[in-house]
RNA sequence: GGGGGUAUAGCUCAGUUGGCAGAGCACUUGGUUCGCAAUCAAGGGGUCGAGGGUUCGAAUCCCUUUACCUCCACCA
Numbered sequence: 001g002g003g004g005g006u007a008u009a010g011c012u013c014a015g016u017u018g019g020c021a022g023a024g025c026a027c028u029u030g031g032u033u034c035g036c037a038a039u040c041a042a043g044g045g046g047u048c049g050a051g052g053g054u055u056c057g058a059a060u061c062c063c064u065u066u067a068c069c070u071c072c073a074c075c076a
Base pairs, nucleotide, nucleotide: 001072002071003070004069005068006067007066010025011024012023013022019056027043028042029041030040031039032038049065050064051063052062053061
């Protein structure tokens, strides 16, 4: 330098053909308990890596770009 992959809640990850952003764990509050753990119920938390475009509508399609992983090439 070239190809491919990943980026979504604090963490691990889903999200089909473009149509209200989700699950588990964690966190908060409450019940059960003398208390803790465990369990049950309820709740909070997101500019979908960044910028732009297409569209009535974009996590999803197109362009540019950042970080990381991987393969190839080159230099030493």